[in-house]
Molecule: transfer RNA
Organism: Streptomyces sp. CA-288835
RNA sequence: CGGCCCCUAGCUCAGUCAAGCGAAAGAGCGCCGGAUUGAAACCCCGGAGGUCACCGGUUCAAGUCCGGUGGGGCCGA
Numbered sequence: 001c002g003g004c005c006c007c008u009a010g011c012u013c014a015g016u017c018a019a020g021c022g023a024a025a026g027a028g029c030g031c032c033g034g035a036u037u038g039a040a041a042c043c044c045c046g047g048a049g050g051u052c053a054c055c056g057g058u059u060c061a062a063g064u065c066c067g068g069u070g071g072g073g074c075c076g077a
Stems, first nucleotide, its partner, number of pairs: 001076007010029004020060001031047004053069005
C1' cells in the first nucleotide's frame, strides 16, 4: 500500500442472507429482589441493564441496505 472479516446488555454471542411476528431488540452467564433453608448453595419465580462503535444517506419503516470515520483481526505485496 491492496484485499477480506468482525464491532448488538458487564461478559460470550444469536438476529443481518430475504428490512417488517408494524407497541416492545433476544439468549446464556453475571447482577438485584423474592421464595426455599436453621443459615446457605443448587433449583424455582420476578426484575434492572442497550443511543445495536460513530457520522451521514436510502426508505412509510434500518441492528439489517449504501457511503464515510474509528477500533480489532487475518491474508498478500